The RNA shown here (transfer RNA) has 72 nucleotides and comes from a Candidatus Giovannonibacteria bacterium.
Taxonomically the source falls in Candidatus Giovannoniibacteriota (Bacteria, Bacteria candidate phyla).
Its mean pLDDT, the model's own confidence on a scale to 100, is 80.
[in-house]
RNA sequence: CCCCUCGUAGCUCAAUGGACAGAGCAGAUCCGUCCUAAGGAUAAGAUGGGGGUUCGAUUCCCUUCGAGGGGA
Numbered sequence: 001c002c003c004c005u006c007g008u009a010g011c012u013c014a015a016u017g018g019a020c021a022g023a024g025c026a027g028a029u030c031c032g033u034c035c036u037a038a039g040g041a042u043a044a045g046a047u048g049g050g051g052g053u054u055c056g057a058u059u060c061c062c063u064u065c066g067a068g069g070g071g072a
Stems, first nucleotide, its partner, number of pairs: 001071007010025004018055001028042004048064005
């Protein structure tokens, strides 16, 4: 310098262009218990940044940032 893959919640992962972006674990509150735990209930929490296409973008296109891999 060129090419490819990836970036979603604190962590690990889902999500044909369409309904409120979903789950497990962790954390919070409550129930539970003599206390703790197990177990149960409830709520909160995320699409790397910018732009474009579209009635509608996590998804498609461009650019940029970051991580990984390959080639010279």

Rfam family: tRNA. It is annotated as a transfer RNA.